[in-house]
RNA sequence: GAAGUUGGCCAGGCAGUCGCUGCCUGUGUUCUCAAUGAACACAGGGAGAGGAAAGUCCGGGCUCCACAGAGCAGGAUGACGGUUAACGGCCGUCCGCCGUGAGGCGAGGAAUAGGGCCACAGAGACGAGCGUAUUCAGUUACGGUGAAACGCGGUAACCUCCAUCCGGAGCAAGACCAAAUAGGCAGGCGAUGAUGUUGCUCGCAGAGCCUGCGGGUAGGUUGCUUGAAUGCACGGGUAACCGUGCAUCUAGAGGAAUGACUGUCCACGACAGAACCCGGCUUACCGGCUGGCUUCACAA
Numbered sequence: 001g002a003a004g005u006u007g008g009c010c011a012g013g014c015a016g017u018c019g020c021u022g023c024c025u026g027u028g029u030u031c032u033c034a035a036u037g038a039a040c041a042c043a044g045g046g047a048g049a050g051g052a053a054a055g056u057c058c059g060g061g062c063u064c065c066a067c068a069g070a071g072c073a074g075g076a077u078g079a080c081g082g083u084u085a086a087c088g089g090c091c092g093u094c095c096g097c098c099g100u101g102a103g104g105c106g107a108g109g110a111a112u113a114g115g116g117c118c119a120c121a122g123a124g125a126c127g128a129g130c131g132u133a134u135u136c137a138g139u140u141a142c143g144g145u146g147a148a149a150c151g152c153g154g155u156a157a158c159c160u161c162c163a164u165c166c167g168g169a170g171c172a173a174g175a176c177c178a179a180a181u182a183g184g185c186a187g188g189c190g191a192u193g194a195u196g197u198u199g200c201u202c203g204c205a206g207a208g209c210c211u212g213c214g215g216g217u218a219g220g221u222u223g224c225u226u227g228a229a230u231g232c233a234c235g236g237g238u239a240a241c242c243g244u245g246c247a248u249c250u251a252g253a254g255g256a257a258u259g260a261c262u263g264u265c266c267a268c269g270a271c272a273g274a275a276c277c278c279g280g281c282u283u284a285c286c287g288g289c290u291g292g293c294u295u296c297a298c299a300a
Stems, first nucleotide, its partner, number of pairs: 001296010012265007020048002023045009050271001054282002057280005062170004074166005079093005094108001095106004109161002114159002116155003126151001130143004174222004184213006195205003229248008266269001
């Protein structure tokens, strides 16, 4: 220098204007006896998608239901050790295969429990037979093909067996507050006229009316984002990972905000949009930066 291999990071920048959704502070109005508090308006400040937010494929937290214990069915996993809240993830080692190598891939238990299957080629593919030679005798020996050929063959990512694990449903989970109307329950009044008809009387109609409680619906609140959290330092460990200390707060909406425009710069910008939360896996992706390592060539 070229080619390759394996990790990590970033995901157009800056400025301005106008919006949208939460939060904080202040002021005003209303509710409230008042304070607190709540709602609304205005002003100011600050925050506002991702490495995959995706697929919903695994694993857990959380919530409700179920649950003495055991079994069947069903599903998943499968070398050994470790890690973790847990895993089918991850880390290390062994073994097998691929690669010159760095490295990559592997559901990697059992074929003497049983069943099934074995393409093409080959006379014949799991059944015993076939061909040639040989023998008293299917008695013995050999086999062009093929992964496997005369045999205790191969195949379990075919059924199966063995071992281990798995209760179900999911934030539309669940909890709280709670109208109008119509049911329900209790009490009281009512043909000696309740009640309605304009406030009262008359008249007319004539069997319900009033109060309280409870369930549920609409609606509202909550669950909701402080968490197995993130960053840095130190320590333990080959590593995955763990511990300690310090610092930080980083969307929380709900028919669903996170946008639009202008200017400017460059390398001209991909895949793509949170919906209870987290750990993984898989898939999509313009490009850029960077660490380790390998092979080849050249120079010293």